[in-house]
RNA sequence: GCUUCCGUGGCGCAGCUGGUAGCGCGCCGCAUUCGUAAUGCGUAGGUCGCCGGUUCGAAUCCGGCCGGGAGCU
Numbered sequence: 001g002c003u004u005c006c007g008u009g010g011c012g013c014a015g016c017u018g019g020u021a022g023c024g025c026g027c028c029g030c031a032u033u034c035g036u037a038a039u040g041c042g043u044a045g046g047u048c049g050c051c052g053g054u055u056c057g058a059a060u061c062c063g064g065c066c067g068g069g070a071g072c073u
Stems, first nucleotide, its partner, number of pairs: 001072007010025004019056001028042004049065005
């Protein structure tokens, strides 16, 4: 330099034939307990790496850039 995959709440991931973003763990609160853990219930937390384009509408499609992984030279 070229090819390809990935980037989504604190962490691990799903959602990618476009239609108001979800799961598990974790955090916090409540219940339970003498107390802790475990368990049950509930709340909060992300404008989906950045910029632009297409569209009535973009995490999803297109282009560029940034970061990471793999392969080739």
The prediction has a mean pLDDT of 81. A computed fold for a 73-nucleotide RNA from a Clostridiaceae bacterium, annotated as transfer RNA. Rfam family: tRNA. From the family's description: Transfer RNA (tRNA) molecules are approximately 80 nucleotides in length. By type it is a transfer RNA. The organism belongs to Clostridiaceae, within Bacteria.